RNA sequence: GCCGAGAUAGCUCAGUGGUAGAGCAUUCCCAUGGUAAGGGAAAGGCCCCGGGUUCAAGUCCCGGUCUCGGCU
Repeated sequence: GCCGAGAUAGCUCAGUGGUAGAGCAUUCCCAUGGUAAGGGAAAGGCCCCGGGUUCAAGUCCCGGUCUCGGCU
C1' cells in the first nucleotide's frame, strides 16, 4: 500500500428499515436462623464520527477514525 471483519449499557454480545434487547455486574425487594446461591423489580444507551437515501436509519450508501486478521 491492497483486501476483509469489527465499533451498540460498566463488561461480553444480540438486534429483518418502524418504541434498542439479553447475560454478567450495580441498586432495591422477597426468600433464609444466616450467607454465596435462588425468585422479582429498577436504574443504566441518544448505537465510533461526519454526510447521503428514505415518511422513517443501530440497520442501506459514501467518506473518516480506531481495533483485529489476511496479502504483498

A computed fold for a 72-nucleotide RNA from a Minisyncoccota bacterium, annotated as transfer RNA. Model confidence (mean pLDDT): 81 of 100. Its Rfam family is "tRNA". Rfam classes the family as a transfer RNA. Rfam links the family to the GO term triplet codon-amino acid adaptor activity.